[in-house]
RNA sequence: CAAAUCCCUGUGGGAGAGACCGGCUCAAUGCCGGCGCCGAAGGCGCAAACCGUCCGGAAUCGCUCAGGCAGAAGGACCGCGGGGGAGGG
Numbered sequence: 001c002a003a004a005u006c007c008c009u010g011u012g013g014g015a016g017a018g019a020c021c022g023g024c025u026c027a028a029u030g031c032c033g034g035c036g037c038c039g040a041a042g043g044c045g046c047a048a049a050c051c052g053u054c055c056g057g058a059a060u061c062g063c064u065c066a067g068g069c070a071g072a073a074g075g076a077c078c079g080c081g082g083g084g085g086a087g088g089g
Base pairs, nucleotide, nucleotide: 001088006084007083008082009081010080011079012078013077018035020034021033022032023031024030036069037068038067042065043063044062045061050056
């Protein structure tokens, strides 16, 4: 010094699945009982390559503990802006 990956933040986009049934009281879930589902917060699990062996070894794959199943909120991930820091010179 304009600059990777990475971290923080603002902003735009962002799927899926019962506005389920019954009771207290419409919804919210404040509570209880019951089935049916979804996966893209989080969490957990697995292959090969690689390694002499062990360990390690990913996810948008799987499991659904959690979470979610009108709207709102949230939401992996992507774009843009700002900041940090690193790399390189």
Molecule: Glycine riboswitch aptamer
Organism: Gammaproteobacteria bacterium